[in-house]
Context: one part of a larger RNA
């Protein structure tokens, strides 16, 4: 110099676009963040209609009102399906195949989507909602009774496919791939309809697609005042277990393995594309956004699932919090917003699902603090304005001075003009393919009045640009280094003047 998620201290007009707990991974009232499907099902609490009875009124056309009816729309709860593993947060943990970069996987998975081939036959038993009892203060539970299905479940077909033997090719070799036997395992013919050559589903397999698991070289921070470490340790054999290789567990065998090319230990620290700086090579860094990777008060566990060891699912055991009728029982913001605390210090309990995306759904559609946008903050970088031109050999005030004069200074005031911003009034978008605009009466566009509502900080001894007076008298106090101040201080503290920047412009702290 340059840079910054900054703060801090004087100052502060507007826009645009970004950015905002770096601290306590601290603890948290409230609301909201994950649902959706009625074209899977059984139903009808509640809404509307339709029909049926009764009562009342009736201008005879009909209105109220109360009750039945699941018949229609549709539906709180219930069974069931998909989703809930995505998005979203956060950096504790981890120095490790966590990332990164390059490969392997003949050792593997992949719901929905696509592309192919083939199939859906026959039967059954139950439950939840409901209804009746009973227990609890609540949470919630417990018996009984009935019902359904794209819920379960049995048989039954089995090209394809799995599994065991037989044999062929191929491989160092697990293996791979042909053909033969035997053996196993499906399905919801279920839902809509314009009823048809219709859609939407259902099971098997082989193919892709896309997301993942595992492995491996090779990169990756300090400390040797950390020098030995290992008992599932190292390898083996067999067997479990996994989608899946493996000491991944187990069991017996053996006695292995790692280390100065730094094991072990102990600090630290998520990783990367990137970022800052720097001519580079190098340092430093890892916020925002994008990949990845871990975590969800802490410690474990599995369950369900194509997919979790699961932030707003479950258990258990800890610490805190809350109810309680003392038996018990609820809770987890490192989502949004907010509070409380800590700190120098970082925001609104705001609008909308129009866009764009997601998840349900045949579709209307429904969620969707993601996501679009507002708001607050000079926290950044950017742009614009705080007027423009004329005006004296130069008012007044101040300030200096040799007392002649010299400075502020064309600066002012005066005149003349303009109208950016802000203000007043009109029009008024794009963002949306027909419909659907939170933003917004927003941008932007035209009129209108009117110089009026808009400038400060810091700094003058040298380094380093900008100097006098007067105060002070080694006090007061300055100071980034030298260093100033003890009677004429360009270094303190006030004025004027001058430099440098500018809505900023100094100070700190940290990088190079």
């Nucleotide at each position: 110099g340059c840079g910054c998620g900054a703060a801090c201290g004087u100052u502060g007009g507007c826009g645009g676009c970004g950015c905002g707990c770096c601290u306590a991974a601290c603890a948290c009232a409230u609301g909201c963040a994950a649902g959706u499907c009625g074209a899977g099902g059984g139903g009808c609490a509640g809404c509307a209609g339709g029909c049926c009875g009764c009562u009342c009124c009736u201008u005879c056309g009909g209105g109220a009102g109360c009750g039945g009816u699941g018949c229609u729309g549709g539906c709180g709860a219930c069974c069931g399906g998909c989703g809930a593993a995505c998005g979203g947060g956060u950096g504790a943990g981890u120095a490790a195949c966590a990332c990164g970069u390059a490969g392997c996987u003949a050792a593997c998975c992949u719901a929905c989507c696509c592309c192919g081939a083939g199939g859906a036959u026959g039967g059954g038993g139950a439950u939840a909602a409901c209804c009746c009892c009973c227990c609890g203060a609540a949470a919630g539970g417990g018996g009984g009774g009935c019902u359904a299905a794209u819920a379960c479940c049995c048989a039954a077909u089995a090209a394809a496919g799995a599994g065991u033997c037989c044999u062929g090719u191929u491989u160092a070799a697990u293996g791979a791939u042909g053909g033969g036997a035997c053996u196993c395992c499906a399905a919801a013919g279920g839902c809509c309809u314009u009823u048809u050559u219709g859609g939407c589903g259902c099971c098997u397999c082989g193919g892709g697609a896309u997301g993942g698991g595992g492995c491996u070289g090779c990169g990756u921070c300090c400390c040797a005042u950390c020098a030995g470490c290992u008992a599932g340790u190292u390898g083996g054999u067999g067997a479990g277990g996994u989608a899946a290789c493996g000491g991944c567990u187990c069991a017996c065998c053996a006695a292995g393995g790692c280390u100065a090319c730094g094991a072990c230990g102990g600090g630290u620290a998520g990783c990367c594309g990137g970022c800052c700086u720097g001519a580079g090579a190098g340092g430093g860094u890892g916020g925002c956004c994008g990949g990845c990777c871990a975590c969800a008060g802490u410690g474990g566990g599995a369950c369900u699932g194509a997919g979790a060891c699961a932030c707003g699912g479950c258990c258990c055991g800890c610490a805190c919090c809350c109810c309680u009728a003392c038996g018990g029982g609820g809770g987890g913001c490192a989502g949004c917003a907010g509070u409380g605390g800590g700190g120098a210090a970082u925001a609104u309990u705001g609008g909308g699902c129009a866009a764009u995306g997601g998840c349900c759904g045949a579709a209307a559609g429904g969620c969707u603090g993601a996501c679009c946008c507002a708001g607050c903050g000079a926290c950044g970088c950017c742009g614009c304005g705080u007027g423009g031109u004329g005006g004296a050999a130069g008012a007044a005030g101040c300030c200096c001075u040799u007392c002649g004069g010299g400075g502020u200074g064309u600066a002012a005031a005066c005149a003349c003009c303009u109208g950016u911003c802000a203000g007043g009034g009109g029009g008024g978008a794009a963002g949306a393919u027909a419909a659907u605009g939170a933003c917004g009466g927003u941008a932007c566009c035209c009129c209108c009045a009117g110089a009026g509502g808009a400038a400060g900080g810091g700094a003058c001894g040298g380094c380093u640009a900008a100097c006098u007076a007067c105060g002070u008298g080694c006090c007061a106090g300055c100071a980034g280094c030298c260093g100033c101040g003890g009677u004429a201080a360009u270094a303190c503290g006030u004025a004027g003047g001058u430099c440098c920047c500018g809505a900023a412009c100094g100070u700190u702290g940290c990088g190079c």
Molecule: small-subunit ribosomal RNA, 5' domain
Organism: Persephonella sp. KM09-Lau-8